[in-house]
RNA sequence: GGGCGAGUGGCGGAAUUGGUAGACGCGCUAGACUCAAAAUCUGGUUCCCGUAAGGGAGUGAGGGUUCGAUUCCCUCCCCGCCCA
Numbered sequence: 001g002g003g004c005g006a007g008u009g010g011c012g013g014a015a016u017u018g019g020u021a022g023a024c025g026c027g028c029u030a031g032a033c034u035c036a037a038a039a040u041c042u043g044g045u046u047c048c049c050g051u052a053a054g055g056g057a058g059u060g061a062g063g064g065u066u067c068g069a070u071u072c073c074c075u076c077c078c079c080g081c082c083c084a
Stems, first nucleotide, its partner, number of pairs: 001083005007077001010026003019067001027045006046057004060076005
């Protein structure tokens, strides 16, 4: 230099013929249980604005297409594998 694959909450990892982003698990946290703890069970857990109801942003970065983009197209960044 060329080819292929990947990038999503604190972590792993879903959602793909474009149509409710974050299911599920781990972790964290509050509670129940216990003399106490572990295990187990239940609730909560992206960010911002708002007293609340609710609203907005957000899928590596920036653009494009579209009524609508994690998904399709372009450029770039980073990681892995292969070729030279």